[in-house]
C1' cells in the first nucleotide's frame, strides 16, 4: 500500500489513573466525577488463521470442499447495527422513513 472475506448474533469486573469518550471531518444522538482514554490483572465470547475429528473429490499421497470441535496455539473483540446520517440508485401513504449499493472504516488472512 493491494487482493479477498466478514460486519443487525456475541461476551466485564477488579486495580492504577483522572477529563475525557464513540475512527477521521460534519451534523445528530449517545457514554462519562455513580470516574471516559489510557495501562495492568483475571474472566469472557467468536471462531478469521492454525490444530484435531469426521464425511467426501482423488489410485494413494499431497491437496481441494463441507462439517464437527475451544483446543495450554496467533489475532481479534467484551455499550448502543461500523451508534446514525453524508455520495448514488429504487420505493413510498411525500411526513420523513424504507431497501440496494458505493465510498470510507474495523478485523483476519495473503501478497
Nucleotide at each position: 500500500u493491494c487482493u479477498u472475506a466478514u460486519c443487525c448474533a456475541g461476551a466485564g469486573u477488579g486495580g492504577c489513573a483522572g477529563a475525557g469518550g464513540c475512527a477521521u471531518u460534519a451534523g445528530g444522538g449517545c457514554c462519562g466525577u455513580u470516574g471516559a482514554a489510557g495501562c495492568c490483572a483475571c474472566a469472557g465470547c467468536a471462531a478469521c488463521c492454525g490444530g484435531u475429528c469426521g464425511a467426501u473429490c482423488u489410485c494413494c499421497c499431497a491437496g481441494g470442499u463441507c462439517g464437527a470441535u475451544g483446543c495450554u496455539g496467533g489475532u481479534g473483540c467484551u455499550a448502543a447495527c461500523u451508534c446514525c446520517u453524508a455520495c448514488c440508485c429504487g420505493g413510498u401513504c411525500c411526513g420523513g422513513c424504507c431497501g440496494g449499493g458505493a465510498g470510507a472504516g474495523a478485523u483476519a488472512a495473503g501478497a